[in-house]
């Protein structure tokens, strides 16, 4: 520090995800030792049991046991004095600390810094004092009540308990009096006198106490500035409320409380309300700024079962105190009582989850005490737990036969791997034995026989977890087969999975390793540091303007901000740095630094602010001109549409792609004239003008807003922006009243269509128009907020002004409005002085897509709807710009039998053949648009043959290797059998000199498979397409994908060539080179030929090689020549010559690639499968089936023909298991003889269309299917199932619907001939020649293709993508009659305890008075009662939040559901917004 993921690829935007660190963690697997830390995050849920706060006899009375002395004694003991001091009590101090928890609290609670009106036990220092009296009361004793808790009465008694008096100048309070000060009678200070208030003793000789007081220290109370979470779908809150006066109250200020008076106080700088939360030092993370957090440790606060209350006290409204109410639990004799672990352990419960009912007061600290000491679950320690951090170990060296085993393998080997074994060593830790601390200043050691030290034995006791497709370090085999499973994201798995599971190997970390959860980082993904808003999310529809924010030049002052210096504070711990201590480290100790903050003080005065002046450039005013569809109102004009009236006139009009609805003989349309009415304003008209935007268009008038230019003077910052607010705001829509010509939602009809609730047509109502009032939204767009300054230009245009002259131009300048373009910016497109450039100010807005601009709530609205505006859930993308393709019912150019122009067919019939379907035991398999279907098959009766049935074989029909044995094999005959096969017999002769050959049997490796996968493959092939394309190197351009070249202008059959050009070259294709046909020359003449000479029936023979021909070699054609045209080019057009002319005809030849095209059944081959069978053999059957459908053909329908006769002219092939002349027989297929030919020699071989005659338009003298019958041939065999012949039979069919195919010249059409395969079988296929046309204006259209361009939401590429309803399943959510619960609040009722006030007739020790003195009265006190306050509770209502809810609304998600086809191309009606 980044990476993965949107695309075919690219750049950007943008989300999601990962790598890091951390944790009071949990879970899974595993687990040796030690040190240091940590350990209920959940139920502030309920708690059994034990302990956690006591102490003081030097405050006090009483005083048990025990001991001692004396006395008595019945020897058991008893009594007295003393000592002793237990238990309980009175009294004092402590219990308000320490310990726990975080429920509440959004608060002066906390943090920080200040302040004044206060208190403070114990402690320290100082001053002064400590006198005289009195009355009670617990304990104890007696007597009662009660189950208990406890309690009542009587009697006795003490104090450092309680009370009175004295004293106190100082101290406090209050009043009266008095003195002085001040301007003051108020107020403050001061002064004299009067009134009131204190004490306690103990012990034994020195202290400890006690009282008053002054200071201090410590601790605390109170007030204030600043800081301290989220929500505005919480905007108004508040009656003791805010202030004052007076009083009360408090330790103290204060509405703290009360009476009266006033009406204030808080709030957009967020009051109130709601939700959440203890705050902080710090902790985690981060480069930092920040973000998250508040366990442990430390400070503060709050709480102690829930709510309320006070008492005591220096201190509490009190965790282990009290009272009341409530809930809960326990005891009970039912009458009443008791309790509060959020102390330490522990239990139940909850939970993913968190420990021992341990030891000790030895240390540190606390309480009491004079002290000894006692108490202390504070604390120190130990136990449990890998919960974390840190350290150590599980051995070290050597060791190659690279052992064995495992795994992989191309079978050679590789790897595990120096790893192991073996050999040589060591002993940390653990273990055993011994010794044994520091912690303790004098004593005292829980920890602990611990740490440490010494000795001993022995490699001995000690390694796992996760991962290995990319991110991300690490790869193979097997299993599985979209299953099982994995997954953080992208994504793996459908038979060759480095992604699942196992194994081997490897990588990482290590007593741990992974997973999950959470936080920060990465994320500049909330952007202060540090982002954006034309098109990606994002500029408010537009103005005016309030608060606020920001603001021109200059002078002086000030010092709030600012800056500097210094002071205080910022607790300790933590972090950083430097030292030190545990063997190191973690950890601990010490010292600096730091804590970015706040508050004083001093200083400065640049900048901002403030105050007071000045200025003119910002802004405005004045004057003079100017342009304009700026606005409002009134008036007015012509053209046109429609309607009405009248005239002319007659059969149609209208409308459309074509029609129809519609109008018209009751006279339309057309035309003429007149009239009515409403709406809109042609031409001018212009990227022209005006306006803030919406918007504004005939003309005239009135009123009126703004703008521009020019000029002088004036005001003197008056400015910019603008949350809320307010005004305007297209169209549609709403209300009321008018108006209504045209147009026209809805609606109706007609068409179109599979449908057509549409597009088209005919009608037509709201509406459109006017007035008034609403609505307040638009793709309200420049998708670009407003203002100001600065930063190259060029060319238009609108409105002014100035100058010059050539008087209609040029130049300058100000203000608008446009185009191009530099710098610069931008992801790119693009923007570019009218910025999207460089800057400043202010406002608005954005933060992944969907859900959703939706729900709920609020606001305004008559409504429609608007505005404000979420969440659950769901996806890993959604998106922008550009690129290359592909596609378009986009465009341009061009080509092709593509259309057109022609000729002939198919589609109808019969038959042949192939396919589908059906059937079947089997009808083997493959091929499926073109590019499957007379295709594989150049030929299924058996064989072929792969299929079916039956019967047989199992190392096999075939190959290699091993071993044993044997020497045989071929042929023939017979028997059984359907045959394979089995059995029996006969004969002949071949090989043979040993290395071999043949063969039977055996066993094992193996053979074999037309079994599967053509989507694992090779090879071969089809197709686009014989289309003209497909690429590369270097350079250049672009961030990049890519582009350029290859585009452009011409031209060509052609990316063929020329020219131009940031390109220059090159390759594969095109063309040419090859074969063949056409002309000529030459060479050679047999089997070929015959002009001349002979000859014959005949080129038959002699002869010849001139000709034809054959087959070798050459020549020839190149736009070469001429003219025109073109650009002077390439080329094109015409002509000449020539056998042939512009590629002369034909063939072979098939670029990069596409279709997962075809073929595992030609062959080869990976993997899988079968192995007495999916292999092999054999017989029979099937591939030939037959309601049907399709393709390809043949033959026809006839006269361009049939039949008969005639008998001329080819080319190319083939032939020995062959072709077969010729002769004979047969009507014929054919048969019987038989010559020639291994072929320019012989044969197939007859060519046929042709010509002549006849038939005369009929189902025929057409047509030949079908059927009967008799034959022929091939063959082992023609039944299933061959071909042919004769005779007889004589079907459909009279030129073929929609549709569709071939062909451009020796072509189509027509005619015959040959060949391959083959025993036989062709209408098929391949080849050959004969006869031999018609037409092409042309490129609008159909199909296919090429190039350029354009659009795109396609890239599996239009057979694409994709939308909505409906149906089904699941999920979350809104509404919902209601219902349940929480919480807040209003009014009223009730009114426990308590303190306060009042009363106090009952009761009453201390003091006083009186005398009736065992008393009475008084003062004071207590009970009781009353009043106000108040907790709980009750009644009635209101608000708010949440749960459930029949039914219901939309939403989301879900491989293959239904209906259509809305969008993306002009998406077939351009799309979209309101």
């Nucleotide at each position: 520090a980044g990476a993965g993921u949107u695309u075919g690829a690219u750049c950007c935007u943008g989300g999601c995800u990962c790598a890091g660190a951390a944790c009071g963690a949990a879970c899974g697997c595993u687990g040796g030792c030690g040190g240091c830390a940590g350990g209920c995050u959940u139920a502030a849920c309920a708690c059994a049991u034990g302990c956690a706060a006591g102490u003081c006899g030097a405050a006090c009375g009483a005083g048990a046991a025990g001991c001692c002395u004396u006395c008595c004694u019945u020897c058991g003991g008893g009594a007295a004095a003393g000592u002793g001091g237990a238990c309980a009590g009175u009294g004092g101090c402590a219990g308000a600390c320490g310990g726990g928890u975080g429920a509440g609290u959004a608060a002066c609670g906390c943090g920080u810094g200040g302040g004044a009106a206060c208190c403070u036990a114990c402690c320290u220092a100082g001053u002064g004092g400590u006198a005289c009296g009195g009355a009670a009361u617990a304990a104890c004793c007696c007597a009662g009540g009660g189950a208990a808790a406890c309690u009542u009465g009587g009697a006795u008694u003490a104090a450092u308990a309680c009370c009175g008096u004295a004293u106190a100048c100082g101290c406090c309070c209050u009043c009266c009096u008095u003195u002085g000060g001040u301007a003051a009678u108020g107020c403050c200070c001061u002064u004299c006198g009067g009134g009131g208030g204190a004490a306690a003793g103990a012990u034994u000789u020195a202290u400890c106490g006690c009282c008053a007081u002054u200071a201090g220290a410590u601790g605390g109370g109170c007030c204030c500035g600043c800081g301290u979470c989220a929500g505005a779908u919480u905007a108004g809150c508040u009656a003791g409320u805010u202030g004052g006066u007076g009083a009360g109250g408090u330790a103290a200020c204060g509405g703290c409380u009360c009476a009266c008076c006033a009406a204030g106080g808080c709030g957009a700088c967020g009051a109130u309300c709601u939700g959440u939360a203890g705050c902080u030092g710090g902790u985690c993370u981060g480069a930092g700024a920040g973000g998250a957090u508040g366990a442990c440790c430390a400070g503060c606060c709050a709480c102690a079962c829930u709510g309320g209350g006070a008492c005591u006290g220096a201190g509490a409204c009190a965790c282990g105190g009290c009272c009341c109410a409530g809930a809960c639990u326990c005891c009970u004799a039912c009458g009443g009582g008791a309790g509060g672990c959020a102390g330490c352990a522990g239990u139940g419960g909850g939970g993913a989850a968190u420990a021992u009912u341990g030891c000790a007061c030895a240390a540190u600290g606390g309480g009491c005490g004079a002290a000894a000491g006692c108490c202390u679950g504070a604390u120190c320690c130990a136990g449990c737990c890998a919960u974390g951090c840190c350290g150590c170990g599980u051995g070290a060296g050597u060791g190659a036969a690279g052992a064995a085993g495992g795994c992989c393998u191309u079978a050679g080997g590789g790897u595990u791997g120096u790893a192991a074994a073996g050999c040589u060593c060591u002993u940390u830790c653990a273990c055993c034995c011994g010794u044994g601390a520091a912690g303790a200043u004098g004593a005292u050691g829980a920890c602990g026989g611990u740490a440490g030290c010494g000795g001993g034995a022995g490699a001995a006791g000690a390694a796992g977890c996760c991962c290995c497709g990319g991110c991300u370090a690490a790869c193979u085999c097997c299993g599985u087969g979209c299953c099982a499973g994995c997954a953080g994201c992208c994504g793996c798995g459908g038979u060759a999975a480095u992604a699942c599971g196992g194994a081997g190997g490897g990588g990482g970390c290590u007593a741990g390793c992974g997973u999950u959860g959470u936080u920060c980082a990465g994320a500049a993904u909330u952007a202060c540091u540090g982002g954006g808003c034309g098109u990606a999310a994002a500029g408010g529809g537009u103005g005016c303007g309030u608060a606020g924010g920001c603001g021109g030049a200059u002078u002086a002052g000030u010092a709030a901000g600012u800056u500097a210096g210094g002071g205080g504070u910022g607790a300790a711990a933590u972090c950083c740095c430097g030292a030190g201590g545990c063997u190191c480290a973690a950890c601990c100790u010490c010292g600096u630094a730091a804590c970015u903050u706040c508050c004083g003080c001093u200083a400065a005065a640049a900048c901002u602010g403030c105050u007071a002046g000045u200025c003119u450039u910002g802004a405005g005013u004045u004057c003079g001109a100017g342009a304009g569809a700026g606005g409002u109102g009134a008036g007015u004009g012509g053209a046109a549409u429609u309607c009405c009236u009248a005239g002319u006139g007659u059969a149609g009009a209208g409308g459309u792609g074509a029609a129809a609805u519609u109008c018209g003989u009751a006279g339309a349309u057309a035309u003429u004239a007149g009239g009515a009415g409403g709406a809109a304003c042609a031409c001018c008209a212009g990227u022209g003008g005006c306006g803030a935007a919406g918007g504004c268009g005939g003309c005239u008038c009135a009123c009126u807003g703004g703008c521009u230019c020019g000029a002088u003077a004036c005001u003197g910052a008056c400015g910019c922006u603008g949350a809320g607010g307010u005004a305007c705001g297209a169209a549609a829509g709403u209300g009321u009243g008018g108006g209504g010509a045209g147009c026209a939602a809805a609606c109706a009809g007609g068409a179109u269509u599979a449908g057509a609730u549409a597009c088209c047509c005919u009608g037509g109502u709201a509406g459109u128009c006017c007035a008034c009032a609403c609505c307040g939204u638009a793709a309200a767009c420049g998708a670009u907020g407003a203002a100001u300054g600065c930063c190259a230009g060029a060319c238009g245009u609108c409105g002014g002004a100035u100058a010059g002259c050539a008087u209609g131009c040029u130049a300058u300048u100000c203000g608008g409005u446009g185009u191009c373009a530099c710098a610069c910016c931008u992801a790119a497109c693009g923007g570019a002085u009218u910025a999207a450039g460089c800057a400043u100010u202010c406002c608005g807005c954005c933060u992944g897509g969907g859900g959703a601009g939706u729900a709920c709530g609020g606001u305004a609205g008559c409504a429609a709807g608007a505005u404000u505006a979420a969440a659950a859930c769901u996806c890993a993308a959604a998106g922008g710009a550009a690129u290359u393709g592909a596609c378009g019912g986009g465009g341009g150019c061009c080509c092709g039998c593509a259309c057109a122009a022609g000729c002939g067919g198919u589609g109808g019939a019969g038959c042949a053949u192939g396919u589908g379907g059906u059937u079947u035991a089997a009808u083997u398999c493959g091929a499926a648009c073109c590019a499957a279907c007379g295709c594989g098959c150049a030929g299924a009766a058996c064989c072929u043959u792969a299929c079916c049935a039956a019967c047989c074989c199992u190392u096999g029909a075939c190959a290699u290797a091993c071993u044993c044995g044997u020497c045989g094999u071929c042929g023939c005959u017979c028997c059984a059998g359907a045959g394979a096969u089995g059995g029996a017999g006969c004969u002949u002769u071949c090989a043979g000199c040993u290395a071999g050959g043949a063969u039977u049997g055996g066993a094992u490796a193996c053979a074999g498979g037309u079994g599967c996968u053509g989507c694992a493959u090779g090879g071969c092939u089809g197709u686009c397409g014989u289309c003209a394309g497909c690429u590369c190197g270097u350079g250049u351009c672009g961030u990049g994908a890519g582009a350029u070249g290859u585009u452009g202008g011409g031209u060509u059959a052609a990316g063929u060539c020329c020219c131009g050009c940031a390109a220059c070259g090159a390759g594969c294709g095109c063309a040419a080179c090859c074969c063949u046909c056409a002309u000529c020359c030459u060479u050679a003449g047999u089997u070929g030929c015959c002009a001349u000479c002979a000859u014959u029936a005949a080129g038959u023979u002699g002869g010849g090689c001139a000709c034809u021909c054959u087959a070798g070699g050459g020549a020839a054609a190149c736009u070469g020549c001429c003219g025109g045209u073109g650009a002077u080019a390439a080329g094109c057009c015409g002509g000449a010559g020539g056998a042939a002319g512009g590629u002369g005809g034909g063939g072979a030849u098939g670029a990069c690639g596409u279709c997962a095209a075809g073929u595992c059944c030609u062959c080869a081959u990976g993997g899988c499968c079968c192995u007495u069978a999916u292999g092999g053999g054999c017989u029979g059957g099937g591939c030939u089936a037959c309601a049907c459908a399709c393709g390809u053909g043949c033959u026809a329908c006839a006269a361009u023909g049939g039949c008969g006769a005639u008998g001329a002219c080819a080319g190319a092939g083939g032939g020995c298991a062959g072709c077969c002349a010729c002769u004979c027989c047969g009507c014929g297929a054919g048969g019987a003889g038989g010559a020639g030919c291994u072929a320019a020699u012989c044969c197939c071989u007859a060519a046929a269309a042709g010509u002549c005659g006849u038939c005369u338009c009929a189902g025929u003298u057409c047509g030949g299917a079908u059927u009967g019958u008799u034959c022929u041939c091939u063959g082992c065999a023609a039944c299933u199932c061959g071909a042919g012949a004769g005779c007889a039979u004589g079907a459909a069919g009279u030129u073929g619907g929609a549709a569709u195919c071939g062909c451009u010249a020796g072509u189509a059409a027509u005619c015959g001939u040959g060949g391959a395969u083959c025993a036989g079988c062709a209408u098929g296929c391949c080849a050959c020649g004969g006869u031999g046309a018609a037409u092409a204006c042309g490129u609008u259209c159909c199909c296919g293709g090429g190039c350029c361009u354009u659009g795109u939401a396609c890239a599996c590429a239009c057979c694409g993508c994709c939308c909505g309803u409906c149906a089904c399943a699941c999920c979350a959510u809104g509404g919902g009659a209601g219902u349940u619960g929480g919480u807040u609040u209003u009014a009223c009722c009730c009114g426990a305890c308590g303190g306060a006030g009042g009363u106090g007739c009952g009761c009453u020790a201390a003091c006083c008075u009186g005398u009736u003195u065992a008393c009475a009265g008084g003062a004071g006190g207590c009970a009781g009662c009353c009043u106000a306050c108040c907790a709980c509770g009750g009644u009635a209502g209101a608000g708010u939040c949440a749960g459930c809810g029949a039914c219901u609304g939309g939403g989301g998600u879900g491989a293959a559901g239904u209906c259509g086809u809305a969008a993306c191309a002009a998406g077939g009606u351009a799309a979209c917004c309101a």

Predicted 3D model of a 1474-nucleotide RNA (small-subunit ribosomal RNA) from an uncultured prokaryote. Rfam family: Bacterial small subunit ribosomal RNA. Model confidence (mean pLDDT): 83 of 100. The sequence is in RNAcentral, with records from ENA.